[in-house]
Molecule: Bacterial RNase P class A
Organism: Dehalococcoidia bacterium
RNA sequence: CAAGGAGGCCGGGUGGCCGCCCCGCCAAGGCGGGGAGGAAAGUCCGGACUCCACUGGGCAGGAUGCUGGGUAACUCCCAGGAGGGGCAACCCUACGGAAAGUGCCACAGAAACACACCGCUCGCCUCAGGCGAGCAAGGGUGAAAUGGUGCGGUAAGAGCGCACCGCUCCGGUGGUGACAUCGGAGGCAGGGCAAACCCCAUCUGGAGCAAGACCGAAUAGGGGGACGUUACGGCGCCCGGCCAGUCCCCGGGUUGGUCGCUUGAGCCCGUCGGUAACGGCGGGCCUAGAGAGAUGGCCACCAGUCGCCUUAGGCGACUACAGAAUCCGGCUUACAGGUCUCCUUGCCUU
Repeated sequence: CAAGGAGGCCGGGUGGCCGCCCCGCCAAGGCGGGGAGGAAAGUCCGGACUCCACUGGGCAGGAUGCUGGGUAACUCCCAGGAGGGGCAACCCUACGGAAAGUGCCACAGAAACACACCGCUCGCCUCAGGCGAGCAAGGGUGAAAUGGUGCGGUAAGAGCGCACCGCUCCGGUGGUGACAUCGGAGGCAGGGCAAACCCCAUCUGGAGCAAGACCGAAUAGGGGGACGUUACGGCGCCCGGCCAGUCCCCGGGUUGGUCGCUUGAGCCCGUCGGUAACGGCGGGCCUAGAGAGAUGGCCACCAGUCGCCUUAGGCGACUACAGAAUCCGGCUUACAGGUCUCCUUGCCUU
C1' cells in the first nucleotide's frame, strides 16, 4: 500500500428571536430550570408491578433441547466441546432420540425399503438369441442406492478373508462436564427427514397501565332472544368440588379529576474477585413524564453532501434511520456519512 476479519464511537455545531410540555418562585404577567434514541421501532422473548383465579388428582396444551457458568428471569449473555466453512484473522450451527410406533421421500430410476434395468459368470437348448441358476463388483437414475481404499480370493462376485481408515461395544487415563485420548473385542448391526406426528428430560395459571385504586357526575339495571333453575350451564377436558343465574342483540346515560407515573434489578468513577459474562465494596449524580398526546419554526455563521453557472469562485436545495407513553433486561430489524482501536494474508522499501 492492497484485500480482508473483529469490536467501539459520533451521527450536524454555535448564537439569537418566536412558540409548545413539565417543575419551582414571586405573582393574574413574568423569571429560572428540565425536555427523545441507539435503535424511543417490530411487539419477538423474559421479568417487575396490578387485577382475576387458586380445591385435589389424572389428561391435554405450550415452551426449551451439547456442557459448565452468569442473571430477578429468559428462547439472552460468557467460557468451552463437537460438527461445518475460510490460506489465515475469524465466522456459522434448532447440536436429545430414526433397531418404540406411525407417516413422508417430488422428478428420474428396476428398486427410496427390502430391489435387479443395462450387465458379469456358469449350465442347457439353439446358434441371432432364449431358458434356468448365481452375483451386486462395473454402468445408468437420483439430493440420497445398504461402510471406503487396496490386496487376496472366486466360475463371476461379495467383509467372503486380511491391512489401514470409519463404525459399534467394553475398559483405562485426563477433565466438574460436554468430550478427548489410549488399549481391547466385534465383520458391521438394513438410507434420509423429528423447525412431520411422536418418544424422552426440564419448565409452565389467565389477562394486561385502556392493568388497577379513589373522588365526582350521570342513571332505568330499559326492550328483545337463547339456555338453565338440582344438573343437558360455567370453571381448557374428565372425575371430584364449587357457583345461581349465564350468554347474545338493540336502545339510553356518563365519558371529568387525582393517584398509579417515573428513585430504578438506575447511571458514572474508582477498587477488589473472576479468563469472561458478572458480582462485592466505596464515592458521586438525579437525567422528559404528556393524556389526543410537548420536544417545533425562522435568521446568521460554520461543517458535510448534491445540483446549476463558472477562472479563482458564486448561487440554490438538503441533513441517515427514525421519533418516548408503566418500567426494566434482551433479541431482531432500519441507518447517508464520518471516525478510532486491535488482528490476518499478500506485495514493496529500509